[in-house]
RNA sequence: CCGUGCUAGGCGGGGAGUUAGCGGUGCCCUGUUGCCCGCAAUCCGCUAUAGCGGGGUCGAAGUCCCUGUUGAGAUCCCGAUUCCUUUUCUUCUCUUCGGCCAGGAGUGUUGAAGGCCAGGUUCUGCGCGACGGCGGCCUGUGAACCCCGUCAGGACCGGGAGGUAGCAGCGGUAAGCGGUUACUGCCGGGUGCCGCAGAACAUCCUGGUCCGAGCUACCAGCCGGAUGUGGGGGAAGGGAUAGGCGAGCGAGGCAGGGUGCACGG
Numbered sequence: 001c002c003g004u005g006c007u008a009g010g011c012g013g014g015g016a017g018u019u020a021g022c023g024g025u026g027c028c029c030u031g032u033u034g035c036c037c038g039c040a041a042u043c044c045g046c047u048a049u050a051g052c053g054g055g056g057u058c059g060a061a062g063u064c065c066c067u068g069u070u071g072a073g074a075u076c077c078c079g080a081u082u083c084c085u086u087u088u089c090u091u092c093u094c095u096u097c098g099g100c101c102a103g104g105a106g107u108g109u110u111g112a113a114g115g116c117c118a119g120g121u122u123c124u125g126c127g128c129g130a131c132g133g134c135g136g137c138c139u140g141u142g143a144a145c146c147c148c149g150u151c152a153g154g155a156c157c158g159g160g161a162g163g164u165a166g167c168a169g170c171g172g173u174a175a176g177c178g179g180u181u182a183c184u185g186c187c188g189g190g191u192g193c194c195g196c197a198g199a200a201c202a203u204c205c206u207g208g209u210c211c212g213a214g215c216u217a218c219c220a221g222c223c224g225g226a227u228g229u230g231g232g233g234g235a236a237g238g239g240a241u242a243g244g245c246g247a248g249c250g251a252g253g254c255a256g257g258g259u260g261c262a263c264g265g
Stems, first nucleotide, its partner, number of pairs: 001265006009058003012030004020047005035055005064258007073249001075247002077244002080241011092230001094228001095226006103219002105216003114210007122199006128192002131188006138179004147172004155164003
């Protein structure tokens, strides 16, 4: 140096998360595509030699191990922009309330504001009327007999004269059942352009009268308050986006180095 058979080891790796920690399943990234079966997120296996169990294959180097460099990517941090939520402030907008003002407008010598008088508006009592209800009055009907009158016929008493009870019919009447609303009694109230008396109010309306010039806050303006809304400023929290020679990781690429055993030639 070559050949054969083995062994260590490999047959993907990483990030966040989870965990006391390690690895796996699940999520994401990378990737030169780089085994199979069983287990497993309130999970599975293990303990610094930190997945376990079973099988297969490659095998000392393109493939295993170490170092350096480069570096996808996710996570964290920082600060910027923007959006949302909460809170606070306001010489701001709108809304609303109170006050001031006679500029605009309206009204006023066909008489403002104010004063006085009367009436109404408010309340109480009485009366009158209307309405409604229940009665009376009037009227119709109304009892087989046990209501009234008259009682044909018939019945009864009597020697007779005469008398008695009495059905039907006729006439009436009680309770009851209706009718009328002219008259009359009692009662009622979301009853009245009604009358009388009293009280209260001095607010409003109407009228009269005295006097003689203002009056009204509708619009505009000014001042102040209030809650709400919108705008703006500040603070806090959360989300998104591009960014940072940021932090700790870091797949993959590149470079360098390292790693056996047996037998035969």